Model confidence (mean pLDDT): 83 of 100.
Transfer RNA from Candidatus Altarchaeales archaeon WOR_SM1_79, 73 nucleotides, folded computationally.
Rfam family: tRNA. From the family's description: Transfer RNA (tRNA) molecules are approximately 80 nucleotides in length.

RNA sequence: GGGCACGUAGCAUAAUGGAUCAGUGUAUCGGGGUACGAACCCGAAGAUGGGGGUUCAAGUCCCUCCGUGCCCU
Numbered sequence: 001g002g003g004c005a006c007g008u009a010g011c012a013u014a015a016u017g018g019a020u021c022a023g024u025g026u027a028u029c030g031g032g033g034u035a036c037g038a039a040c041c042c043g044a045a046g047a048u049g050g051g052g053g054u055u056c057a058a059g060u061c062c063c064u065c066c067g068u069g070c071c072c073u
Base pairs, nucleotide, nucleotide: 001072002071003070004069005068006067007066010026011025012024013023028044029043030042031041032040049065050064051063052062053061
């Protein structure tokens, strides 16, 4: 220098044939529970890497940038 794949809550992950309120686990916080706790139960908050474009509608498609991994030279 060239090619391919990936980037979603603190962490791990689902949704990628464009349309449900972006779902789940764990962690966190609040409540219950308990002699106090733990387990367990109920509830809450939290995410689509940045920018631009297409579209009535984008996590999903297109362009560009950033980052990570692999391959080639």